[in-house]
Molecule: Bacterial RNase P class A
Organism: soil metagenome
RNA sequence: GAGUCGGCCAGGCAGUCGCGGCACGCGUCAGCGUGCGGAGGAAAGUCCGGGCUCCCAGGGCACGGUGCCAGGUAACGCCUGGGGGGCGUGAGCCCACGGAAAGUGCAACAGAAAAGACACCGCCAAAGCGCUCUAACGGGCGCCGGCAAGGGUGAAAUGGUGCGGUAAGAGCGCACCGCGCCGGUGGCAACACCCGGCGGCAAGGCAAACCCCACCUGGAGCAAGACCAAAUAGGGAAGCAGGCCGCGCAAGCGGCCACGUGCGGCCCGCACGGCUUCCGGGUAGGUCGCUUGAGCGGCGCGGCGACGCGUCCGCCAGAUGAAUGACUGUCCACGACAGAACCCGGCUUAUCGGCCGACUCUU
Numbered sequence: 001g002a003g004u005c006g007g008c009c010a011g012g013c014a015g016u017c018g019c020g021g022c023a024c025g026c027g028u029c030a031g032c033g034u035g036c037g038g039a040g041g042a043a044a045g046u047c048c049g050g051g052c053u054c055c056c057a058g059g060g061c062a063c064g065g066u067g068c069c070a071g072g073u074a075a076c077g078c079c080u081g082g083g084g085g086g087c088g089u090g091a092g093c094c095c096a097c098g099g100a101a102a103g104u105g106c107a108a109c110a111g112a113a114a115a116g117a118c119a120c121c122g123c124c125a126a127a128g129c130g131c132u133c134u135a136a137c138g139g140g141c142g143c144c145g146g147c148a149a150g151g152g153u154g155a156a157a158u159g160g161u162g163c164g165g166u167a168a169g170a171g172c173g174c175a176c177c178g179c180g181c182c183g184g185u186g187g188c189a190a191c192a193c194c195c196g197g198c199g200g201c202a203a204g205g206c207a208a209a210c211c212c213c214a215c216c217u218g219g220a221g222c223a224a225g226a227c228c229a230a231a232u233a234g235g236g237a238a239g240c241a242g243g244c245c246g247c248g249c250a251a252g253c254g255g256c257c258a259c260g261u262g263c264g265g266c267c268c269g270c271a272c273g274g275c276u277u278c279c280g281g282g283u284a285g286g287u288c289g290c291u292u293g294a295g296c297g298g299c300g301c302g303g304c305g306a307c308g309c310g311u312c313c314g315c316c317a318g319a320u321g322a323a324u325g326a327c328u329g330u331c332c333a334c335g336a337c338a339g340a341a342c343c344c345g346g347c348u349u350a351u352c353g354g355c356c357g358a359c360u361c362u363u
Base pairs, nucleotide, nucleotide: 001361002360003359004358005357006356007355008354009353011331012330013329014328015327016326017325019038021036022035023034024033025032026031040337044348045347047346048345049344050343051342052221053220054219055218064216065215066214067213068082069081070080071079072078083097084095085094086093087092098212099211103210104209105206106205120151121150122147123146124145128143129142130141131140132139133138159177160176161175162174163173164172178201179199180198181197182196183195184193185192186191225288226287227286228285235279236278237277238276239275240274242257243256244255245254246253247252259273260272261271262270263269296314297312298311299310300309301308302307332335
């Protein structure tokens, strides 16, 4: 100088005014005073896992999810450590990383052929047949054929190198490398081996394609849910009931007036109504759920670590039209992304800048 990983902070200080919460005190129940505390590392996306609440529940399937191994955790798709693969000189980073020798399916374009396939260029002419040259040996051409070494296509073409072999070739044979299986050794395991044997090689790719295997999985969500509870709405029960008219034998029903209730009070007007009491449901409204918690911080111990155990210290937003702010001064490095709404554990995404620690490469 360049970089990697981990942790922390998120403008500071002072003054004035204000907002909602709790405690105490005073109150004429309107409120006032004092004190204490008042957003985040992501409060966000609502993507996973739980707590809590209600509903359902006899079992299973399906749907869905996860997918190397071991551990951590309340649990997880999270985290830690390890294995394997890839990238980087390195510190380190990335990976849905079970199964393709069960089945089905897919592979554009190019190419002969995209899976037990195929022959475009090419190589061959040993065997068989025909023609032909030659006295013959032998040669030439063609047919039927053989080959997959070389070229070419493609993201991908049925192990690689060498020697032998052959008409030309080819795991056709052999050596080495690779691959597979079995055993041994090490490891809890994934797996590893510079260990031994066997197999000429069969088993190309894709499972965030269907599928197979293993494991997990009831639904809805704090507008969950519980309690208190108005009104001129509506249900039931008991008791009581003014005048007139109509219908009816009656019980009773209907209409008008009076009366009552509501529209803040009064008048008018309008609407509604038998009256009183009680019971239950229930809307508005109110209270709880609500923040003491798988929590945070300090120290010690165990563990490589995630984390666990013990002990100490305090209580650290709780609103419900919803507070957490505004202004002034001053300083500097000139201040990003963004704001709780039942609560936790994660992941992901956004983020001006700064600090600390460990490490790597180069000079």